[in-house]
Small-subunit ribosomal RNA from an uncultured marine bacterium, 1503 nucleotides, folded computationally. The coordinates come from a structure-prediction model, not an experiment, and the mean pLDDT is 85.
């Protein structure tokens, strides 16, 4: 920096990602070179080999090897050779004595939180080898190995006797600058070996001289080591007290040395909140990784220190060890054994097993560097140098370069045109790094040895050391590095990713499956997210994944955060430690600042150079090492000391307000109870009731009495108190605040971890009290239930005294203190000034509201800060688990305080926004209710749906917004369904080939599709090839599908709703989502209009424009009309004629709140009126904004994808869609007298008609039939409209109502009325007497009622669409129901209340607590006591020295004492392990019961 909480926003907050890194591991892949690195786990166990020896110039010697000499034998080429024996004579040397070294080098990190490490210091010490200096090195003695001879033993080894050397051992002498000292003195050493040699001596060994090496004493240095001090060095307080050699002193002991290091005595100290003790974890550091830094993490390789060496203990030797490849003991383990006893220690280098995700060769060499021994040569050296293995890391190089478009082939995609892979390949030209083969070929080598030369030493030209020159020799690596030649592009590319973060997209497969996933999340048939492919992106001999660290994370915040509401202010005060602290002056120099010195190892990091062709790597120099110590200065600030001041703080004096506190007393009203009177039937209670009280007299009312509790009015965001809290009145005692003016003290202050005190209500204990109220409880209701809400009762309790408890949403959700920073306006307490006495101004303290700057995520806060600063305290670090568990403390208990983890989760939470919703509010509208009229729901029938049935009862539509709907018409057809039988390029389209004109028609079989056999016909155009149309046959491309998906779609439609809304541009406001505009005041049918207004305008809707009806005018005048004029008839526009009227159908006029009055803001508008055919949208229609419902339709049509292809396609016949215990919707007809029947009489409109409508006439009771004038229609027909009106009858009945059902007989349509049509006549005459809960329509030419026509249609309407006739009632209004609109409010909803969501129970899984106990670790007390050092010693033994020869000194062994490891017993402790059972918790698409919360959540919620 990004992703992720939301519909969106801001902020809070967690989770996650991009970076760097690693001793890594795993997966896929793998060409070369260089440089590094390589058991992080079991400090688990180890086979085998090697890792520490060396010195013969310390010694006695001679096992083995080699040489020489002597003797013998054999052979002989007579030179000699071979063999045997003797000889330590020589080179040398096994074993041994002795010296030095095995305390270094190498490994590991178990232990250790300080006996460690780091930094800086210190004094009471030792130091082999090395360096320097001084002195010495005389003279004696006795042994023991080896060896020899025995003994024991399986072995390891042990043991007895005897011989022997030394630089082994022991005395003596001399001795210092050594040590001790009583200052007289005393004590204490030594070793020789070797080279050379002139003179002299010789027992020929040498003596002697000389050089070198060694030895002894002493001093000093260097190096190394030991000790002490200060500071720093992880986590836990759910570890708060620890300590008896403990702290100090004195004497003594001990040590190289200080010291309780040890011991005796004395004193009672020492450490600790600045974290002792205890527990857990851990080697420390230079450094390494990361980071801008500060920090954080880490301590492999390299380097310094420490610790350890199978586990535990111990000492010996030594300069140095309590000793990795030494010893003793104990323990575990392994091995050998003759069972008696022995041996061993890879955390050295290799290597093995084991563990593990995981880490190499049983390699070469001492050539170099270094170490040990040696005089040296040299020997030893798994230190080291090299090589081997490993992409483990870093660095470098390569896998080719140029050209090459027919943009090849192939792959993939495609809109079928093409695109892409892609200059990529091929082809042509060129190069050869690396690898390969062959050759050549450095550096790493200095020393050493031989000869020579110089100098020193010396008597010496020996010798030794030093110097010069020449020669010679030494390489593991090594088939080295490097260089040259040869050949050929020849041998050398993968891995991950491609939804967003995050660079990179398509196809196919799959179908919430398989799978992916770091987070968000993908996958349920069109997946850029799974799998494969093509393409692309990134890195590249690597690439990904996993693990881990830092970063991002300002997410523990020193740098650099917060706490009103997100997590977070302690309930409040007093006050200890601590922190911080007013003015002035002087001093000091702890902090602070500056300089200097020492140190801060090397390596590393950084800078500048150098060397490998570069780089990594190596190397030289510098810088740095931010630190510590010492020292010299400065004196502003802090600190310290001294002196002083008054502004902070306090005291005194005088006032003043107050429910401040404690105690005692007292008052009236009210409730209740009791007594008495009056009085009578109810009272009480509720939404409505009931339980309850009352005729035994209640309630009501009057009088009286008792008792307890609380104090109306005043009363107030008024007062007081630190908070909790405090309310009648009076008295007593008592705390604090405030105001005014002076005086005094002189910083006495602020905060406050622990501590102490106070602390509502409830609760607990003891004793009182008890009127009212009232948990629990009882009863009555409510309810599906009601352990509740409501009602009637009612006990603890509430009250008092004393004692506990110690918590609250103890809230201003706001710690205390100080200072500063605009105002306005109330009200409380006090003071001052002015006053015209009304009041005004001002000041201090406290308390409210509104607001500027500023702050804040916003809301909001704002001199009473949440502003600006300082001081101190408390608290926070995702949600849940959980304020839980365990532990501890407090409490009588209830419980409180302190307070985790495992596990789980990607969010949880805050403020604000837009919606939606509310059994929230306000305003308004609608046949929404109300007021009316008529229905439905009951009956019968019609019709549709569900259900059931069926071979099939085809499919769709399902709350409003499906159900007389698609269907404006299922007997066949339709038809999609079922059964049976047929067809397969197909019933239909295009293309190809062949044949035939097409076409019409007869017969046979079959129910038919179809099949077979005939007959008629032989056409049109032509360039004569053929072509067009049609039919048949054949092949394949294809046709076909009412098969699926309306949740892939287009189109169309429904609905909210003909509701008044929905938006945009610019501007403004807001961090932003958004707001404003569109809200407000009026008004309207209307976001209609007006006014106001940080808005100004605009768009889609509204309205208007369109059609129709209503009035009039003009024009037109047949088929319509007929007033007037004629003709004619029984009569009729029948005829001549006419255009006046009706009418037809074109065009106009008319209505606009235009006019008047009133109301209103003078506006918009409303109310009333006039005129008018019509009046405020005149009636009706068409017209349906943005959007909502994944609404409906793949079966109207179109269409993506999928599916079927001798069938899910096509054909035929029959059946079905018409079924029928039942339920629902919509209708028709009725139930009758406002009626039925009969008779008579009158008046329409819209329409339709040639496959048609059909008149007059005749026949039939009738449906209808016969027949056919007229009409392609203002002409003819349909066509008698019916209700109405007049008269008559019926007289309230299952009827002269009603007509279902059924029987018989007919008619019509049609191939065909059985399933299954309509109609007619006669007969039959069911239910039904006005319909429960509920529910529908309608506001005027409307409802109601009456008929008529049309579409569909062969026939078949009670349906649908239209038409006219007759023609009402009611509306006070908006309380309620439903729906809608606007504003506002709440919200935990946003899939938006059909929302969200809680708890028990049931199921599965997970971790945790308790738990009789069991095991591990550890403390204390006691027992025990190996080896060993020290002490003691009455036993045994004893070479050196002394001796008076008896012995002594000294020593060794044995025994014993103290200490002590292992072990044992008892009793504690323990964030450890485990445990039958048990408790709560968490998680888990669709379980059970309720509905607690979110809206007034239906009883406001919460503590």
């Nucleotide at each position: 920096g990004a992703g992720u909480u939301u519909g969106a926003u801001c902020a809070u907050g967690g989770c996650u990602c991009a970076g760097a890194u690693u001793g890594a591991a795993c997966g896929c892949u793998g060409g070369c070179u260089g440089u590094a690195u390589g058991c992080u786990u079991a400090a688990c166990a180890c086979a085998u080999g090697c890792a520490a020896g060396u010195c013969g110039a310390a010694c006695g010697g001679c096992a083995g090897c080699a040489u020489g000499u002597u003797u013998g034998u054999u052979c002989u080429u007579c030179g000699g050779a071979a063999c045997a024996a003797a000889u330590g004579a020589u080179g040398g040397c096994g074993a041994g004595u002795g010296g030095c070294g095995g305390a270094c080098g190498g490994g590991u990190g178990a232990g250790u939180a300080a006996u460690g490490c780091g930094u800086a210091g210190g004094a009471a010490u030792c130091u082999a080898c090395c360096u320097u200096u001084a002195a010495g090195u005389g003279g004696g003695g006795g042994a023991c190995a080896a060896c020899c001879u025995g003994a024991g033993g399986a072995a390891a080894c042990u043991u007895a006797g005897g011989c022997u050397a030394a630089u082994a051992c022991c005395g003596c002498a001399c001795a210092c600058c050594u040590u001790c000292u009583u200052c007289g003195g005393a004590a204490g050493a030594a070793a020789g070996c070797u080279g050379g040699g002139g003179a002299u001596c010789u027992u020929c060994g040498g003596a002697c001289c000389u050089g070198g090496c060694g030895c002894u004493u002493a001093a000093a240095g260097a190096u190394g080591a030991g000790c002490c001090u200060a500071c720093g060095u992880c986590a836990g307080a759910u570890u708060a007290g620890c300590u008896u050699g403990u702290u100090g002193g004195u004497g003594g002991g001990g040590u190289a040395a200080u010291g309780g290091c040890c011991u005796a005595c004395c004193a009672a100290g020492g450490c600790u909140a600045c974290g002792a003790u205890c527990u857990g974890u851990a080697g420390c550091u230079g450094g390494u990784c990361u980071g801008a830094g500060a920090g954080g993490a880490u301590g492999a390789u390299c380097a310094g220190c420490c610790a350890c060496a199978c586990u535990g203990g111990g000492a010996c030797u030594g300069a140095g060890a309590c000793a990795c490849g030494g010893c003793c003991c104990a323990g575990a383990c392994u091995c050998c054994u003759a069972c008696g006893g022995g041996a061993g220690g890879c955390a050295g280098c290799a290597g093995u097993g084991g563990g593990g995700a995981a880490u190499a060769u049983u390699g070469g060499a001492c050539a170099a560097u270094g170490g040990g021994c040696g005089a040296a040569a040299g020997c030893c050296u798994g230190a080291u140098c090299c090589a081997g293995c490993a992409a483990u890391a870093c660095a470098g190089c390569g896998u080719g370069u140029g050209u090459g478009a027919a943009g090849a082939a192939g792959g993939c995609c495609u809109u079928c045109g093409g695109g892409u892979u892609g200059u990529a390949a091929a082809g042509c030209a060129c190069u050869u790094u690396c690898a390969g083969u062959a050759g050549u070929g450095a550096a790493g080598a200095a020393a050493g040895c031989u000869u020579u030369u110089u100098a020193a030493u010396u008597a010496a030209u020996a010798g030794u050391u030093u110097u010069u020159a020449a020669g010679u020799u030494u390489g593991a690596c090594a088939u080295u590095a490097g260089c040259u030649a040869c050949a050929a592009a020849a041998g050398a590319a993968g891995c991950a990713c491609c939804g967003g973060c995050u660079a990179a997209c398509u196809c196919u497969g799959u179908g919430c499956c398989a799978g992916c996933a770091g987070c968000c999340g993908c996958g349920g048939u069109a997946a850029u997210a799974c799998a494969g492919a093509g393409g692309g992106u990134g890195c590249g001999a690597g690439c990904g994944u996993u693990a881990a660290u830092c970063g991002g994370a300002a997410a523990u915040a020193c740098u650099g955060g917060g706490c009103g509401u997100a997590a977070a202010g302690g309930g409040c005060g007093c006050g200890u430690a601590g922190g911080c602290g007013g003015g002035u002056a002087u001093u000091u120099a702890a902090g602070u600042c500056a300089g200097a010195u020492g140190u801060g190892a090397a390596a590393g990091c950084c800078c500048c150079g150098g060397g490998c062709u570069c780089a990594a790597c190596c190397u030289g120099g510098g810088a740095a090492c931010u630190g510590c110590a010492u020292u010299u200065g400065a004196a502003a600030c802090u600190a310290a000391a001294u002196a002083u001041c008054u502004a902070g703080a306090g005291u005194a004096u005088g006032g003043c307000a107050g429910a401040g506190g404690a105690a005692a007393g007292u008052a009236g009203a009210a409730u209740u109870u009791c007594c008495g009177g009056u009085g009578u039937a109810g009272g009480g209670g509720u939404g409505a009731a009931a339980u309850c009280c009352g005729u035994a007299g209640a309630u009501a009312u009057c009088g009286g009495a008792a008792g307890g509790a609380a104090u109306a009015c005043c009363a107030g965001u008024g007062g007081c108190g630190a908070a909790g809290g405090c309310g009648g009145c009076u008295u007593u005692c008592u705390g604090g605040a405030c105001c005014a003016a002076u005086a005094c003290u002189g910083a006495c202050g602020c905060u406050g971890a622990g501590g102490c005190g106070c602390g509502a209500a409830a609760g607990c204990g003891u004793g009182g009290g008890g009127a009212g109220c009232a948990a629990a409880c009882a009863g009555g209701a409510u309810u599906a239930g009601a352990u509740a809400c409501c009602c009637u009762g009612g006990u603890a309790g509430u009250c008092c005294a004393c004692g506990c408890c110690g918590u609250a949403a103890a809230c201003g959700a706001u710690g205390a203190g100080u200072a500063c920073u605009a105002g306005g306006u109330g009200a409380u307490g006090g003071g001052g000034a002015a006053u015209u006495c009304g009041u005004u101004c001002u000041u201090c303290a406290g308390u409210g509201c509104c607001g500027a700057a500023g702050c804040u995520a916003a809301c909001g806060c704002a001199u009473u800060a949440a502003g600006u600063a300082c001081u101190c305290c408390g608290c926070c670090u995702g949600g849940g688990g959980a304020g839980u568990a365990c532990g501890a403390c407090c409490g009588c208990a209830a419980g409180g305080u302190u307070g985790a983890a495992a596990c789980u989760u990607a969010a949880a939470g805050g403020a604000a926004u837009u919606g939606a919703c509310g059994g929230g509010g306000g305003c308004c509208c609608g046949c929404a209710c109300a007021a009316g009229c008529g229905g439905u729901g009951g009956a019968g029938c019609a019709u549709g749906c569900g259900g059931u049935u069926u071979a099939a009862u085809u499919c769709g539509a399902u709350g409003c917004a499906a159900c007389g709907c698609g269907a404006a018409a299922a007997a066949c057809c339709u038809u999609a369904c079922c059964u049976a039988c047929c067809c397969u390029u197909g019933a239909c389209a295009u293309c190809c080939a062949c044949a035939g004109a097409a076409u019409u028609u007869u017969c046979u079989a079959g129910u038919g599709a179809u099949a077979g056999a005939g007959a008629a016909g032989u056409g049109c155009c032509u360039u004569c090839g053929g072509g067009a149309a049609c039919u048949g046959u054949g092949u394949g491309a294809c046709a076909g599908g009412u098969g699926c998906u309306g949740c892939a779609u287009g189109g169309c439609u429904g609905u909210c709703g003909u509701c008044a809304g929905c938006u945009c541009g610019u501007g403004u406001c807001g961090u932003g989502a958004g707001a404003u505009g569109u809200u407000g005041g009026g008004u309207u049918a209307a976001g209609u209009c007006c006014c106001g207004u940080a808005a100004c305008g605009a768009g889609c809707g509204c309205a208007a424009c369109c059609c129709u009806c209503a009035u009039c005018c003009u024009u037109u005048g047949u088929u319509g009309c007929c007033a007037g004029c004629g003709c004619g008839u029984a009569a009729u526009g029948g005829c001549g004629g006419g255009g006046a009227c009706u009418c037809u159908a074109a065009g106009g006029a008319a209505a606009c709140u235009g006019c008047c009055g009133g109301u209103g803001a003078u506006a918009a508008a409303c109310c009333g009126g006039a005129g008018g055919a019509a009046g405020g949208u005149g009636g009706g229609g068409a017209u349906g904004a943005u959007g909502u419902c994944a609404a409906g339709u793949c079966a109207u049509c179109a269409u993506g994808g999928c599916c079927c292809u001798u069938a899910u396609g096509g054909g035929u016949a029959g059946g079905g869609c018409u079924a029928c215990a039942c339920g629902c919707g919509u209708g028709c007809u009725a139930c009758a007298a406002u009626g039925g029947a009969c008779a008579g009489u009158a008046c329409a409109a819209c329409g339709g008609g040639u496959u048609g409508c059909a008149a007059u006439a005749c026949c039939g009771c009738g449906a209808g039939g016969u027949g056919g004038a007229g009409c392609u229609a203002a002409u003819c027909c349909u066509u008698c409209a019916a209700a109405a009106c007049u008269g008559c009858u019926c007289u309230c009945a299952g009827u002269c109502c009603g007509g279902a059902u059924u029987g018989a007989a007919a008619u019509c349509u049609g191939a065909a009325a059985c399933u299954c049509g309509a109609u007619u006549u006669c007969a039959u005459g069911a239910a039904g007497u006005c319909g429960g809960a509920a529910u529908c329509g309608c506001u005027a030419g409307u409802a109601a009622u009456c008929g008529c026509a049309g579409a569909u249609c062969a026939g078949a309407a009670u349906g649908c669409u239209g038409c006219g006739g007759u023609g009402a009632a009611u509306a006070u209004g908006u309380u309620c129901u439903c729906g809608g609109g606007c504003c506002u409010u709440g919200u935990a909803c946003a899939c938006a209340c059909u929302g969200c969501c809680c708890g028990u129970c049931a199921a599965a899984c997970c971790a945790u607590g308790g738990g009789a106990g069991u095991g591990g670790u550890u403390g204390u007390a006691c027992c025990a006591g190996a080896a060993g050092c020290a002490g003691g010693u009455a036993g045994a033994c004893u070479a050196a020295c002394c001796u008076u020869c008896g012995g002594g000194a000294g020593g060794u062994c044995g025994c014993u004492u103290a200490c002590c490891a292992c072990g044992g017993u008892a009793u504690g402790a323990u964030u450890c392990a485990u445990g039958a059972c048990u408790a709560g918790g968490g998680u888990u698409a669709a379980g059970u019961c309720g509905u607690a919360a979110c809206a007034a959540g239906g009883u406001a919620a919460c503590c």
Its Rfam family is "Bacterial small subunit ribosomal RNA".